[in-house]
The prediction has a mean pLDDT of 88.
The part of an RNA shown here (small-subunit ribosomal RNA, central domain) has 346 nucleotides and comes from Chitinophaga sp.

Context: one part of a larger RNA
RNA sequence: CUGGGUUUAAAGGGUGCGUAGGCGGAAUUGUAAGUCCGUGGUGAAAUCUCCGAGCUUAACUCGGAAACUGCCCUGGAUACUAUAGUUCUUGAAUAUUGUGGAGGUUAGCGGAAUAUGUCAUGUAGCGGUGAAAUGCAUAGAUAUGACAUAGAACACCAAUUGCGUAGGCAGCUGGCUACACAAAUAUUGACGCUGAUGCACGAAAGCGUGGGGAUCAAACAGGAUUAGAUACCCUGGUAGUCCACGCCCUAAACGAUGAUUACUCGACAUUUGCGAUACACAGUAAGUGUCUGAGCGAAAGCAUUAAGUAAUCCACCUGGGAAGUACGACCGCAAGGUUGAAACUC
Numbered sequence: 001c002u003g004g005g006u007u008u009a010a011a012g013g014g015u016g017c018g019u020a021g022g023c024g025g026a027a028u029u030g031u032a033a034g035u036c037c038g039u040g041g042u043g044a045a046a047u048c049u050c051c052g053a054g055c056u057u058a059a060c061u062c063g064g065a066a067a068c069u070g071c072c073c074u075g076g077a078u079a080c081u082a083u084a085g086u087u088c089u090u091g092a093a094u095a096u097u098g099u100g101g102a103g104g105u106u107a108g109c110g111g112a113a114u115a116u117g118u119c120a121u122g123u124a125g126c127g128g129u130g131a132a133a134u135g136c137a138u139a140g141a142u143a144u145g146a147c148a149u150a151g152a153a154c155a156c157c158a159a160u161u162g163c164g165u166a167g168g169c170a171g172c173u174g175g176c177u178a179c180a181c182a183a184a185u186a187u188u189g190a191c192g193c194u195g196a197u198g199c200a201c202g203a204a205a206g207c208g209u210g211g212g213g214a215u216c217a218a219a220c221a222g223g224a225u226u227a228g229a230u231a232c233c234c235u236g237g238u239a240g241u242c243c244a245c246g247c248c249c250u251a252a253a254c255g256a257u258g259a260u261u262a263c264u265c266g267a268c269a270u271u272u273g274c275g276a277u278a279c280a281c282a283g284u285a286a287g288u289g290u291c292u293g294a295g296c297g298a299a300a301g302c303a304u305u306a307a308g309u310a311a312u313c314c315a316c317c318u319g320g321g322a323a324g325u326a327c328g329a330c331c332g333c334a335a336g337g338u339u340g341a342a343a344c345u346c
Base pairs, nucleotide, nucleotide: 003318004317005316006315007300008299012314014201015200016199017198021194022193023192025088026087027086028085029084030083031082033081034080035077036076037075038074040072041071042070049065050064051063052062053061054060091191092188093187094186095185096183097182098181099180100179103177104176105175106174107173108172109171110154114150115149116148117147118146119145120144121143125136126135162169163168206247207246208245209244210243211242216240220236221235222234223233258313259312260311261310262309263308266291267290268289269288270287271286272285273284274283295302296301319346320345321344328339329338330337331336
């Protein structure tokens, strides 16, 4: 390499869009490139295989046959693939009418809590812990009340809920905007699937510039604990956490399960439609879950949301360590990222 694999043993790309490429629904006609059948030519000799012969045998040598699975010419076949037409509607899409949702973005508004400030009441403690201490407090703290200011997050509802391609999304209202689904018809007529390179998006942390700064809190300081304590606990506390713009591009980016299509027992729950109706059951579509068969699996388990049965395309794996390191290249302001070995060793 082939083969075999990728939930957990090595292995699914973080996610989408999409170029090339690969693959692709039904009917019919033409062509005949692939494909299949035949003819002719060629496919040197040696080698290999078979038969026979010669050296005493063998190796070796000689003769004959076969083979050389290939290429070229030419005559046919037309199921499949291809190709050029024509047609179709079930795949796909569009239109119409509805429905749904924490989908995105932007603006405004709200209450609770927290912190701070001012005033009032009030007096000796408060705070914190396993126990304490650092800390705060007679310059009046903690507590209680009133008012004001600020920033951030949205209790209950809340759910095995919902939406989104993923990351993710939750107070309320408005604007703009994207999507999914359902029901009937109508329209286009294979317009489809996948997708190397590419492009876009991509939690948190981090970076740049400018704002903001309530809370929490790396670093840091102090108090404890301890043999020590560069920790766990406590008191403080700066970056950061928030906003705008620009970068970074990684995660146990997980369902550790690529996308699409078809097929294959049941039970229950639940979300949103439709239909039927009237709150009872039963139907249907798209989701979300639990359980259990066949089947699969090393087992755990999966089981119509497959890890079952098949097909197409992409990505990836090939003993452990060295190592996601070195070197080179590309990207980045940097941090670093992407690509990615070997010696050696077991």